Predicted 3D model of a 103-nucleotide RNA (Glycine riboswitch aptamer).
RNA sequence: CUGAUUCCGAAGAGCGGCCGACGACAGCGCCUGUCGGCACACCGAAGGAGCAAGCGGGCGUUACGCGCGUGAAUCUCUCAGGUUCCAUGACGGAUGGGGUGCU
Numbered sequence: 001c002u003g004a005u006u007c008c009g010a011a012g013a014g015c016g017g018c019c020g021a022c023g024a025c026a027g028c029g030c031c032u033g034u035c036g037g038c039a040c041a042c043c044g045a046a047g048g049a050g051c052a053a054g055c056g057g058g059c060g061u062u063a064c065g066c067g068c069g070u071g072a073a074u075c076u077c078u079c080a081g082g083u084u085c086c087a088u089g090a091c092g093g094a095u096g097g098g099g100u101g102c103u
Stems, first nucleotide, its partner, number of pairs: 001099002006094004014040001017038006041083003047079001048077003054070003058066003
């Protein structure tokens, strides 16, 4: 220098609709629960993608301009992910295994 692990804090948006399976029941139906599928609506803070200045080289040029590559985010997108609570969670604080550099 890096930041494994553990702890603490940490947002948004459907407790939505339709269909199916399972469980429960002697059997059937409804409700409810769990799981899955479909379509629509929505969110941005896992991951992913996009780019401004700057930089690099190219072309034309009086000034300068054009396109190419590179190029950050809490910005933008929404592929992925997610949409009561719980959980997840960028990021912040603490811890500091292991690795590495210098003396």

Its mean pLDDT, the model's own confidence on a scale to 100, is 77. The sequence was found by an Rfam model in a public genome assembly.